Model confidence (mean pLDDT): 81 of 100. A computed fold for a 72-nucleotide RNA from Thelephora ganbajun, annotated as transfer RNA. Taxonomically the source falls in Thelephora (Eukaryota, Opisthokonta, Dikarya, Agaricomycotina). It matches the Rfam family "tRNA". By type it is a transfer RNA. The RNAcentral record of the sequence draws on ENA.

[in-house]
RNA sequence: GCCGUCGUGGCGCAGUGGUAGCGCGUCGCUUUCCUAAGGCGAAGGUUGCGAGUUCGACCCUCGUCGACGGUA
Numbered sequence: 001g002c003c004g005u006c007g008u009g010g011c012g013c014a015g016u017g018g019u020a021g022c023g024c025g026u027c028g029c030u031u032u033c034c035u036a037a038g039g040c041g042a043a044g045g046u047u048g049c050g051a052g053u054u055c056g057a058c059c060c061u062c063g064u065c066g067a068c069g070g071u072a
Base pairs, nucleotide, nucleotide: 001071002070003069004068005067006066007065010024011023012022013021018055026042027041028040029039030038048064049063050062051061052060
């Protein structure tokens, strides 16, 4: 240089065009003599960035940035 995969809450990951969820963690309440475990609830995301297609985009297209892998 070329080819491929990936980028989504603090962390790890789902989500194949119709209002973005799960686990862990965090915070509050509850239970207990106390702690742990358990139960209930809440906060937290301009879906890497920019543009295009579409009535509508995490999803399709193009560009760009970053990470990883392959290849000479």